Transfer RNA from a Candidatus Woesearchaeota archaeon, 74 nucleotides, folded computationally. The organism belongs to Candidatus Woesearchaeota, within Archaea. Its Rfam family is "tRNA". Its family is annotated with triplet codon-amino acid adaptor activity in the Gene Ontology. Rfam classes the family as a transfer RNA. Its mean pLDDT, the model's own confidence on a scale to 100, is 80. The sequence is in RNAcentral, with records from ENA.
RNA sequence: GCCUCGGUAGCUUAGUAGCUUAUAGCAGCGGUUUUGUAAACCGCAGGUCGUGGGUGCAACUCCCUCCCGAGGCU
Numbered sequence: 001g002c003c004u005c006g007g008u009a010g011c012u013u014a015g016u017a018g019c020u021u022a023u024a025g026c027a028g029c030g031g032u033u034u035u036g037u038a039a040a041c042c043g044c045a046g047g048u049c050g051u052g053g054g055u056g057c058a059a060c061u062c063c064c065u066c067c068c069g070a071g072g073c074u
Base pairs, nucleotide, nucleotide: 001073002072003071004070005069006068007067010026011025012024018057028044029043030042031041032040050066052064053063054062
């Protein structure tokens, strides 16, 4: 330098044009229970969907640029 894959909540991730508000688990906070803790159960909060642009009625999703990470080729 070229190719492929990935970047979504603190961490791991689902979702790959549409409906209504972007998912779930763990972690966090509150509650029930307990003498108390843990576990279990219930609830709450937490996201500028890597950056910037484009297409489109509509973009996490498609296209382009750039940044970061993993692998491969030379």